[in-house]
Molecule: transfer RNA
Organism: Apteryx owenii
RNA sequence: GGCCGGUUAGCUCAGCUGGGCAGAGCGCGGUGCUGAUAACGCCGAGGUCGCGGGUUCGAGCCCCGCACGGGCCA
Numbered sequence: 001g002g003c004c005g006g007u008u009a010g011c012u013c014a015g016c017u018g019g020g021c022a023g024a025g026c027g028c029g030g031u032g033c034u035g036a037u038a039a040c041g042c043c044g045a046g047g048u049c050g051c052g053g054g055u056u057c058g059a060g061c062c063c064c065g066c067a068c069g070g071g072c073c074a
Base pairs, nucleotide, nucleotide: 001073002072003071004070006068007067010026011025012024013023019057028044029043030042031041032040050066051065052064053063054062
């Protein structure tokens, strides 16, 4: 330098063919249960969907550029 795939909550990751309020598990806070823990149940907080631009009535999803980290080739 070229190619491939990735970037969504504190962490690990879903998100199908563009439209529903953006989700799960763990973690965190509260609460129920218990003599008290743990476990378990219930509730809650937490997101510029890497950044910028484009397409579209509408973008986490499509297109372009950039950044970051991974793999392969040279």